[in-house]
RNA sequence: GCCCCUUUAGCUCAGUCGGUAGAGCGUUUCCAUGGUAAGGAAAAGGUCUACGGUUCGAUUCCGUAAAGGGGCU
Numbered sequence: 001g002c003c004c005c006u007u008u009a010g011c012u013c014a015g016u017c018g019g020u021a022g023a024g025c026g027u028u029u030c031c032a033u034g035g036u037a038a039g040g041a042a043a044a045g046g047u048c049u050a051c052g053g054u055u056c057g058a059u060u061c062c063g064u065a066a067a068g069g070g071g072c073u
């Protein structure tokens, strides 16, 4: 220098061939216990990396950039 992959909740990751986003773990509250752990129930938590484009509508499609990873020279 060229090519490819990834970026979604605090962490690890799904997801939708375009229609107002989920799981596990973690956190908080409650139940339960003489108390603790384990267990049960509920809740909170996301500008889906950024900007622009297409579209009635973009996390999803297109372009550029950023960060991380890999390959080639």
Base pairs, nucleotide, nucleotide: 001072002071003070004069005068006067007066010025011024012023013022019056027043028042029041030040031039049065050064051063052062053061
Molecule: transfer RNA
Organism: uncultured Actinomycetes bacterium